[in-house]
RNA sequence: AUGGAAAUAUAAGCGCCAGAGCCGCAGAUCGGGCGGUUGACGAGGCAGGAGUUUAUCGAAAAUUCGGCGGAUGCUCCUCGCCCUUUCGUUCAGGGACGCAGGCCUUUUUACAAAACGGAGCGGUCAACGCUCCCGACAAAAGAAAGGCAACGGACGAA
Numbered sequence: 001a002u003g004g005a006a007a008u009a010u011a012a013g014c015g016c017c018a019g020a021g022c023c024g025c026a027g028a029u030c031g032g033g034c035g036g037u038u039g040a041c042g043a044g045g046c047a048g049g050a051g052u053u054u055a056u057c058g059a060a061a062a063u064u065c066g067g068c069g070g071a072u073g074c075u076c077c078u079c080g081c082c083c084u085u086u087c088g089u090u091c092a093g094g095g096a097c098g099c100a101g102g103c104c105u106u107u108u109u110a111c112a113a114a115a116c117g118g119a120g121c122g123g124u125c126a127a128c129g130c131u132c133c134c135g136a137c138a139a140a141a142g143a144a145a146g147g148c149a150a151c152g153g154a155c156g157a158a
Stems, first nucleotide, its partner, number of pairs: 014069004019065001020038006041058003047078006079098002082095003086157006102148007117133006
């Protein structure tokens, strides 16, 4: 380096299951046992550190119930970046953001998976799981226009 085998890892709207639902088995009436299975559908979301917990959006889903853990959310500090209105440089403060201006209004525009239908495989012809095919449907987001907020100083130029 190549080939083969086994084990482990792969996740972050993610993982798990002691309540609950469902299936099977053995038993036989018990406040039951054993095994299995279900338990969030995608879209969006990560500068570093610390803290914190019911951390965005919608769906033809509705146990997506209930709970545990985690988490890109939020807060503070640091760093970076944008803005703070004649232009350039710079200092301080302030307004936001995270390869990076924000908010409001109006207009405009895009994208999904589950679901439904079909096929195959696995599973006990089980509950149910996985893969493929089929053809749909969002919102947050984006874009444009208008408006709003922060609005000190120094130097230089016109």

Source information
Model confidence (mean pLDDT): 76 of 100. Predicted 3D model of a 158-nucleotide RNA (glmS glucosamine-6-phosphate activated ribozyme aptamer). Its Rfam family is "glmS glucosamine-6-phosphate activated ribozyme aptamer". It is annotated as a riboswitch. Rfam links the family to the GO terms catalytic activity and regulation of gene expression. Of the family's consensus pairs, 88% are formed in the model.